[in-house]
Predicted 3D model of a 72-nucleotide RNA (transfer RNA) from an uncultured bacterium. The sequence was found in a public genome assembly. Rfam family: tRNA. Its family is annotated with triplet codon-amino acid adaptor activity in the Gene Ontology.
RNA sequence: GCUCCCAUAGUCUAACGGCUAGGACAUCGCCCUUUCACGGCGGGGAUAGGAGUUCGAUUCUCCUUGGGAGUA
Numbered sequence: 001g002c003u004c005c006c007a008u009a010g011u012c013u014a015a016c017g018g019c020u021a022g023g024a025c026a027u028c029g030c031c032c033u034u035u036c037a038c039g040g041c042g043g044g045g046a047u048a049g050g051a052g053u054u055c056g057a058u059u060c061u062c063c064u065u066g067g068g069a070g071u072a
Base pairs, nucleotide, nucleotide: 001071002070003069004068005067006066007065010025011024012023013022018055027043028042029041030040031039048064049063050062051061052060
C1' cells in the first nucleotide's frame, strides 16, 4: 500500500429498517442493620465523527478517525 473485521453508558453485552435503545456489573439515593457487608426498592448515564438512501437508520451506502487480522 491492498483486502477484511470491529467501534452502543465507567466495564461487559443485546437490539427484523418501525423504541421511550434493553440487560448485567459498577455508581448514586432510600429501606434493612448498632455499623459495615449481604439483601430489597428506586434514580441518572450510551449508538466513534460527518454526509447520503428512506416516511423512518444502532441497523443500509460512502468518507474520516481509532483498534485488530491477513497479504507482499